This is a predicted structure of a 345-nucleotide part of an RNA (large-subunit ribosomal RNA, domain IV) from a Chloroflexales bacterium.
Its Rfam family is "Bacterial large subunit ribosomal RNA". Its family is annotated with ribosome and structural constituent of ribosome in the Gene Ontology.
[in-house]
Context: one part of a larger RNA
Order: sequence, then C1' cells, then structure tokens
RNA sequence: CCCUAGUUAAGGAACUCGGCAAAUUGACCCCGUACCUUUGGAAGAAGGGGUGCUGCGUACGUGUGAAGCUGCACGCCAGUGGAGCACGGGGCAGCCGCAGGGUCCAGGCCCGGGCGACUGGAUAACAGAACCACAGCUCCCUGCUUAAGCCGUAAGGCGACGUAUAGGGGGUGAUGCCUGCCCAGUGCUGGAAGGUUAAGGGGAGGCGUGCAAGCGCCGAACCGAAGCCCCAGUAAACGGCGGCUGUAACUAUAACAGUCCUAAGGUAGCGAAAUUCCUUGUCGGGUAAGUUCCGACCCGCACGAAAGGCAUCACGAUCUGGGCACUGUCUCAACUAGGGGCUCG
Repeated sequence: CCCUAGUUAAGGAACUCGGCAAAUUGACCCCGUACCUUUGGAAGAAGGGGUGCUGCGUACGUGUGAAGCUGCACGCCAGUGGAGCACGGGGCAGCCGCAGGGUCCAGGCCCGGGCGACUGGAUAACAGAACCACAGCUCCCUGCUUAAGCCGUAAGGCGACGUAUAGGGGGUGAUGCCUGCCCAGUGCUGGAAGGUUAAGGGGAGGCGUGCAAGCGCCGAACCGAAGCCCCAGUAAACGGCGGCUGUAACUAUAACAGUCCUAAGGUAGCGAAAUUCCUUGUCGGGUAAGUUCCGACCCGCACGAAAGGCAUCACGAUCUGGGCACUGUCUCAACUAGGGGCUCG
C1' cells in the first nucleotide's frame, strides 16, 4: 500500500453521472392510516405504543373432564354436571440493567412524472428492459369424399377422430373515451361486353419433287383460354393526408376572401414529447443558485388515431425529478481484527 470485516468527534449527500456502496428500517401484538380507485385495492400506507424476570390475582378463552344427579335395553352404557388440572389471554404490584423481539434471523419511507396494463417469458457465459408473450379487439382464408394451412418425391400424416361459438394466418395489445379524410398508384376481391393473345383448329394462296397418282413444305383471313388492358369494390389492405397572396378603426394577428395544385389535403386528442434541429425556446413551480424535473404556451425542423390516438387504478430487481430518515459517499481522515503485498532470513 491492497483486500475482507468492525468502530468513529463535529457536520450529514457538501461525494458522485447518479445516495453507487454503506447505514437506517426490520419480528409479533395493539392503536391508527391519506390522495386516488376498475370498489378488488391503495395498505405492512404513513405515524405511534408495547415486548424481560418475580409475585399476586382472574368473574375471560380453549382443551381435558372428577364427584354428584337422572334414565334405561344394566353397562368399561347414555345424558346431565361442571370440580380439578393444563395452555392461552388480559389485570395489579414488585425487581434489575444504558439497553428486555437484550444473540442470530426478519420492510427504510413519502411525493411527482415517462413507458409497459397486470402474473409470465427472454440475450445458457456483458444487457431482465420501454423487448416478447398475454387476455381483449379487428381483418383475411376455410362449407369438409383430399376444409383452408402445413410436412413429405410419394405413400402417407398433422389439422381432427375437430366442422365456422371450429381451424389457420396477419395486425393491435387489459380497461375507459374513441379510431377522421383519400381507392389516383400498388395489392386483393368481384365482373365479364369489348381490345390483345399461346398451343391448337382453319385453310385462300403458293413452293419442292414426281410421267402421274401422290408425297413433303410454307401459309393469309377466321375461330382459339387464363392473364393483361378494361369496369367496379376494398384502408383495423401496402400506403397518403398541400402551396401562394391579400384582408379588421393603434399595432399585431387573421375568423374572412382570392388563386394554383391534388386521389384527398391531418379531424378528435396530444404536443420543445423515449418525437423539437434552432434550444439551456418562453413563462410559471421547486433551489441561495436547476442544460435535468414538473405545470403551461404552440413557430409540431420532422405527433396523430389498431406500425393505433388520448387517458388510466393496480403492478415493475424498469427509467426519471424531489423530500424525510439515515449514514465514513464526502469535508478528512484515524484506529482495530484477519489475509495479502513489501523488507529481512
């Protein structure tokens, strides 16, 4: 000097990215408990008090159940009865110590906000989270002799010895209030009049060869499916959801007007946000002092409605801000115990 433990004057987070670590709290009984709430919770909320030993006494509780009494089918019977005893609870008094859950073991608490409803699952060996899942909601497919879908070359099998309140797939993710506009593009579904169109059919016409019959070949019209073109529907399908100019009796702003473009121009709600570049935006709160935090404002660089929007009780080894308590985290270090290092042998 290091490690592992222990104690510490005064102060008490001044430490630090951050109370990380440590300390505090801790058991049982009693009293007493707010906001909020889906009425279940929140809640062990918070905050208080008690706890040892000895003696006395108890009309309280539980267990056991004697004598006595009654009955009869008479017995190691039944009923009644409550003594005594044991344990527990409560009461009064006394005793000792600094201290009585005397050791060990055994929640720190409160307030605000973000995210995810929750219990659960998960990166075996950096990460337990806001990720995954989840009940609930919704869309699509599937009508059953081989359903749809899936495995397999096949046979065959799963689905299912099920049958649309069933099975498969996609999305969202409890609950509450809701989920706006656009079908022009892409996709899907439906339609089938017309256009296009393969093989094939069809053969006008022509060519080769042969004396010829014939054989071989090329081949125009025309007839030919699905698909595509076309016509509709469909956004909890993939997706998308504007610009410029002017205008009110201070100024400013623009309910209003004009114009261009679009398939339609972002509705409700929320908003410097897990999203805000400028930005430590501005105002308010908290602090002596606050790039974080909370409440507002809205110029949303670049929120927005099931890649859901906004709220939300409970829950969380979650993230974030504040406070009380508590402390060697610190001011600022000291000592003790054990182990190591170091020095000497």
Taxonomically the source falls in Chloroflexales (Bacteria, Bacillati, Chloroflexota, Chloroflexia). The prediction has a mean pLDDT of 88.